Transfer RNA from Mesorhizobium sp. WSM3882, 71 nucleotides, folded computationally.
The coordinates come from a structure-prediction model, not an experiment, and the mean pLDDT is 83.
Lineage of the source: Bacteria > Pseudomonadati > Hyphomicrobiales > Phyllobacteriaceae > Mesorhizobium.
RNAcentral holds the sequence, with entries from ENA.
The same sequence occurs in records of 5 taxa.
RNA sequence: GCCGAUGUAGCUCAGAGGAAGAGCGCCGGAUUUGGGUCCGGAGGUCAGGGGUUCGAGUCCCUUCAUCCGCA
Numbered sequence: 001g002c003c004g005a006u007g008u009a010g011c012u013c014a015g016a017g018g019a020a021g022a023g024c025g026c027c028g029g030a031u032u033u034g035g036g037u038c039c040g041g042a043g044g045u046c047a048g049g050g051g052u053u054c055g056a057g058u059c060c061c062u063u064c065a066u067c068c069g070c071a
Stems, first nucleotide, its partner, number of pairs: 001070002004067004010024004018054001026041006047063005
């Protein structure tokens, strides 16, 4: 330099055009000798920018980052 994959909550991931969820973790409460169990809650410019669309995490273009491969 070229090809491809990935980028969503603190972490691991789902969400394939109608507007963002789960598990773990965190906070509060109940219960428990304890480990733990149950209930509730907070937390997101969906990597950045632009475009298409009535509507974009999702489709298109571009940039960036990480990873794999080729040279």